A computed fold for a 504-nucleotide part of an RNA from an uncultured bacterium, annotated as small-subunit ribosomal RNA, 5' domain.

[in-house]
Context: one part of a larger RNA
RNA sequence: GAUGAACGCUGGCGGCGUGCCUAACACAUGCAAGUCGAACGAUGAAACCGCCCCCGGGCGGACAUGAAGUGGCGAACGGGUGAGUAACACGUGACCGACCUGCCCCCCGCCCAGGGACAGCCCCCCGAAAGGGGGAUUAAUACCUGGUACUCCGGAAGCGGCGCAUGCCGCGGCCGGGAAAGCUCUCGCGGCGGGGGAUGGGGUCGCGGCCCAUCAGGUAGACGGCGGGGCAGAGGCCCACCGUGCCGACGACGGGUAGCCGGGUUGAGAGACCGACCGGCCACAUUGGGACUGAGAUACGGCCCAGACUCCUACGGGAGGCAGCAGUGGGGAAUUUUGCGCAAUGGGGGCAACCCUGACGCAGCAACGCCGCGUGCGGGACGAAGGCGUCCGCGUCGUAAACCGCUUUCAGCGGGGAACACUUAAACGAGGGUACCCGCAGAAGAAGCCCCGGCUAAAUACGUGCCAGCAGCCGCGGUAAUACGUAUGGGGCGAGCGUUAUCC
Numbered sequence: 001g002a003u004g005a006a007c008g009c010u011g012g013c014g015g016c017g018u019g020c021c022u023a024a025c026a027c028a029u030g031c032a033a034g035u036c037g038a039a040c041g042a043u044g045a046a047a048c049c050g051c052c053c054c055c056g057g058g059c060g061g062a063c064a065u066g067a068a069g070u071g072g073c074g075a076a077c078g079g080g081u082g083a084g085u086a087a088c089a090c091g092u093g094a095c096c097g098a099c100c101u102g103c104c105c106c107c108c109g110c111c112c113a114g115g116g117a118c119a120g121c122c123c124c125c126c127g128a129a130a131g132g133g134g135g136a137u138u139a140a141u142a143c144c145u146g147g148u149a150c151u152c153c154g155g156a157a158g159c160g161g162c163g164c165a166u167g168c169c170g171c172g173g174c175c176g177g178g179a180a181a182g183c184u185c186u187c188g189c190g191g192c193g194g195g196g197g198a199u200g201g202g203g204u205c206g207c208g209g210c211c212c213a214u215c216a217g218g219u220a221g222a223c224g225g226c227g228g229g230g231c232a233g234a235g236g237c238c239c240a241c242c243g244u245g246c247c248g249a250c251g252a253c254g255g256g257u258a259g260c261c262g263g264g265u266u267g268a269g270a271g272a273c274c275g276a277c278c279g280g281c282c283a284c285a286u287u288g289g290g291a292c293u294g295a296g297a298u299a300c301g302g303c304c305c306a307g308a309c310u311c312c313u314a315c316g317g318g319a320g321g322c323a324g325c326a327g328u329g330g331g332g333a334a335u336u337u338u339g340c341g342c343a344a345u346g347g348g349g350g351c352a353a354c355c356c357u358g359a360c361g362c363a364g365c366a367a368c369g370c371c372g373c374g375u376g377c378g379g380g381a382c383g384a385a386g387g388c389g390u391c392c393g394c395g396u397c398g399u400a401a402a403c404c405g406c407u408u409u410c411a412g413c414g415g416g417g418a419a420c421a422c423u424u425a426a427a428c429g430a431g432g433g434u435a436c437c438c439g440c441a442g443a444a445g446a447a448g449c450c451c452c453g454g455c456u457a458a459a460u461a462c463g464u465g466c467c468a469g470c471a472g473c474c475g476c477g478g479u480a481a482u483a484c485g486u487a488u489g490g491g492g493c494g495a496g497c498g499u500u501a502u503c504c
Stems, first nucleotide, its partner, number of pairs: 001503003005500005012373006018366002020331001025329003029326003034073003039070002043066001048061005080284003090208007099201002104197007112146004122135005152177004158171005182189002210256003217247003222244004227239003259281004263274004286307005309320004337363001339362003345359001346357004376406004386397004410445001412440005420431001448493005453474003459488005469476002
């Protein structure tokens, strides 16, 4: 000098930040991921319209809303944490002639004909529940069949150009295979195939960044080949066979520690230490394992199995996962509200209206940090009183106070009152009646902490008597202690000041 700090004493205001570093311990409760009726069937209260009526109402129509279901998109983003990981995890550079990419953009072409189901609803049954079984019926942008499809995919030839070994690009068209969906009807929104782009991802390699040699040898899919399987894809990724290799003092293997980086702190620099907030990447989601769906999965708020734990149970069986936002217990020296709002920015769905969004925007708590401001200004002695010291003359606190004059920042009260906000018109601000402006009153409400032997800035008195105590180092204290305690005075910093811890 620095800190995500803590502790002691003290504490007026504001702005901007920051706030479980420990138990990746366990979690009550609420919320954190939905949306689309312009894909679909069905249901359809009140109000409205029409008709009937025994005045209670009934029937029909149209429309809206709501619950559940089929279907689509999203849920793989956003948010959290740092356990694991010494590794192509990360950083940087290069490569993929070995790859994928929903939504978005551009271009070309297409959208033909048919069919059968399953939920929901209804009926029956089982179960305490969670749930489940059977029957009948039904729609679709759900599912299936056929047709067509140069280029697409697989196979077999040909031609041209090129290169980086396997090859790449183009032309050509033989055999086989592969598509589609409609809705709204005013604009419009969609569907399928192919090519390109963009974005996002996957893979490979060079180099770089910890400690221990009191770890010296390690290795059996181990290293390579041939053939195959699998994958979007190269590959010992996996498998059969064959060979015996491969790594290592330029530190293999083993152990310990650790998420990595942009960066942060310090330092003249070289360097050292650190990786909280913000941003990028990685990994994880009660522990371990597994696949499914999908363009995409470590799938936090999906599924299955096993373990531990908690809860419900009619004992047969079930339910759960805060390292999301708040909050609770526990651990700890120690770390906040079970707040407001989708107004803004951003995200998901939707043609839209709009809905959802603990992302986010704000507010609350905490001197935790940085920065700014205030606690008044001027005058005022024959230098009051009082305290302390004294050689008793006086010195000092000290212009300090009183007293006189003045001002009113901040806080307080009253009045006005935003930007942030987009829109054809109208409506729409959580923050918030906040910021800011004007006015009012009155010095009025606002100072402490540490130190004074040397280092080191600032000394006297009394008490104590190697006691009580101090102390960062040197060291003080055993009867005159500038070093302990108190007082007065002084020094330093100031809404803080000290102490402790850690780094330079």
Description:
The RNAcentral record of the full RNA draws on ENA, Greengenes and SILVA. Its mean pLDDT, the model's own confidence on a scale to 100, is 83. Its Rfam family is "Bacterial small subunit ribosomal RNA". Rfam links the family to the GO terms structural constituent of ribosome and ribosome.